The RNA shown here (Guanidine-I riboswitch aptamer) has 98 nucleotides and comes from Bacillus aerolatus.

[in-house]
């Protein structure tokens, strides 16, 4: 330096804020303020969970194909970006570290 699918999706959670609902307040307007408001809608993990599909390797196979097993490890800023806004989201298995 190259090759090899550290694959993709869904649901959930840690977490997140405040567009909507609710709640609280001011008011009586079809309104305004509040997320140092528990919550519902919403966003949501490479390094969290589960499932499905796929791929690779090994074995079995009634050899068309189906089945079984394996698929490891993973410390991580600052800064920027999107959305209503923020985040363990995206930049990013990044910069770095070992």
């Nucleotide at each position: 330096a190259c090759c090899a699918a550290g694959g993709c999706u869904u649901u959930c959670u840690a977490g997140g804020g405040u567009u909507c609902c609710g709640c609280g307040g001011a008011g009586c307007a079809u309104u305004c303020c509040g997320g140092a408001c528990u919550g519902g809608u919403c966003c949501g993990a490479g390094a969290g969970a589960a499932a499905g599909c796929g791929c690779a390797c090994a074995g079995a196979u009634u050899c068309u194909u189906u089945c079984u097993g394996u698929g490891a490890c993973a410390c991580g800023g600052a800064g920027g970006g999107a959305u209503a806004a923020a985040a363990g989201c995206c930049c990013g298995g990044g910069a770095g570290a070992u």
Annotation:
The sequence was found by an Rfam model in a public genome assembly. Rfam family: Guanidine-I riboswitch aptamer. Rfam describes the family as follows. This family represents a conserved RNA structure found upstream of the ykkC and yxkD genes in Bacillus subtilis and related genes in other bacteria. The function of this family is unclear although it has been suggested that it may function to switch on efflux pumps and detoxification systems in response to harmful environmental molecules. Its mean pLDDT, the model's own confidence on a scale to 100, is 84.